The RNA shown here (SAM riboswitch aptamer (S box leader)) has 100 nucleotides and comes from a soil metagenome. Its Rfam family is "SAM riboswitch aptamer (S box leader)". From the family's description: The SAM riboswitch is found upstream of a number of genes which code for proteins involved in methionine or cysteine biosynthesis in Gram-positive bacteria. The prediction has a mean pLDDT of 79.
[in-house]
RNA sequence: CUCAUCAAGAGCGGAUGAGGGAACGGCCCAAUGAAUCCGCAGCAACCCCCGAAGCGUCGGGAAGGUGCUAACUCCGACAGGUUUAACCUGUGAAGAUGAG
Numbered sequence: 001c002u003c004a005u006c007a008a009g010a011g012c013g014g015a016u017g018a019g020g021g022a023a024c025g026g027c028c029c030a031a032u033g034a035a036u037c038c039g040c041a042g043c044a045a046c047c048c049c050c051g052a053a054g055c056g057u058c059g060g061g062a063a064g065g066u067g068c069u070a071a072c073u074c075c076g077a078c079a080g081g082u083u084u085a086a087c088c089u090g091u092g093a094a095g096a097u098g099a100g
Stems, first nucleotide, its partner, number of pairs: 001100006011040005019029003024076003041069003045066003048061005073094001077091006
């Protein structure tokens, strides 16, 4: 850079000590310990394996390689619907993960 996916799922202990949720604005989380490091555990997105299909994909398996373990990618831009500033749908911007 290109493509695909992003509504689900999954935490304990130790060290340490104030921040963090990508950025901006909100709004949240945090001394009932943030972020970071270590250990073990868990989840299952892509790669992987098997079957069906046949070029579009679907189902199952495992956890080897990455990855992940608060809130829809936490929400927000634009358009439309409904209604009274909230909800729903679609398409973006930016981001994250995987494969090439």